[in-house]
RNA sequence: GGGCGGUUAGCUCAGCGGUAGAGCACUGCGCUUACAACGCAGGGGUCGGCGGUUCGAACCCGUCACCGCCCA
Numbered sequence: 001g002g003g004c005g006g007u008u009a010g011c012u013c014a015g016c017g018g019u020a021g022a023g024c025a026c027u028g029c030g031c032u033u034a035c036a037a038c039g040c041a042g043g044g045g046u047c048g049g050c051g052g053u054u055c056g057a058a059c060c061c062g063u064c065a066c067c068g069c070c071c072a
Base pairs, nucleotide, nucleotide: 001071002070003069004068005067006066007065010024011023012022013021018055026042027041028040029039030038048064049063050062051061052060
């Protein structure tokens, strides 16, 4: 330098045009002498940046950045 895949909650990931989600973690309450486990409730997101298409974009297109793999 070229090709492919990826970037969504603190972590690991799902969602592929129509209200952003799960598990774990975190906070509060219950339970316990206490802790863990378990149960209930809750907080947390510019969906990598910018631009475009569309009535509407996390999702489609362009570009840039970053991560991984392959080729040179």